[in-house]
Molecule: transfer RNA
Organism: Candidatus Xiphinematobacter sp. Idaho Grape
Parts: sequence; C1' cells; structure tokens
RNA sequence: GCCGGCAUAGCACAGCGGUAGUGCAGCUGAUUUGUAAUCAGCAGGUCGUCGGUUCGAAUCCGACUGUCGGCU
Repeated sequence: GCCGGCAUAGCACAGCGGUAGUGCAGCUGAUUUGUAAUCAGCAGGUCGUCGGUUCGAAUCCGACUGUCGGCU
C1' cells in the first nucleotide's frame, strides 16, 4: 500500500427496517447469628463519528475513525 471482519450498558455478547435485550458486575430488599450462596426488584445506552435512503435506521448505502486478521 491492497483486501476483509468487527465497533450496541462497567465487561462478554444478542438483536429479520417498526418499544434496544441477555448473562456477569453494580444498587436496594428478603433470607442467614454473620458472610457467601439463593430469591425478588431497581438502575445503567446520544447503538464509534458524519452524511445518505426511508413514513420510520442499531439494522440498508457512502465516507471517516478505531481495532483485529490476511496479502504484498
């Protein structure tokens, strides 16, 4: 330099164009003499950035940024 994958909650990841979710972690409560475990509930997201398409975009298209891999 060329080609491709990925970017969503603190972390690991789901998510067919129509209300953004799961697990772990966090907080509160129950249980326990107490801790852990268990159970119930709560909170946490400008969906990498900027544009385009669309009535409607995390999702489709383009550019850019970051990251991982391949080729040279």